[in-house]
RNA sequence: GGGCCGUUAGCUCAGCAUGGGAGAGCGCCACAAUGGCAUUGUGGAGGUCACCGGUUCGAGCCCGGUACGGUCCA
Numbered sequence: 001g002g003g004c005c006g007u008u009a010g011c012u013c014a015g016c017a018u019g020g021g022a023g024a025g026c027g028c029c030a031c032a033a034u035g036g037c038a039u040u041g042u043g044g045a046g047g048u049c050a051c052c053g054g055u056u057c058g059a060g061c062c063c064g065g066u067a068c069g070g071u072c073c074a
Base pairs, nucleotide, nucleotide: 001073002072003071004070005069006068007067010026011025012024013023020057028044029043030042031041032040033039050066051065052064053063054062
């Protein structure tokens, strides 16, 4: 330098065969159960879906570019 894959919540990840609700587990906060702890249950907070641009009535999802990571080739 080139090919391919990936980037979504603090962490690990799902999400699209069909473009229209942003999610799960863990962690965090509150409450309840217990004499207390552990634990369990219920509820809640937390996201510019890497960034820039394009297409579209509408984009995490499609297209182009950039950045970062992984892998292969040179």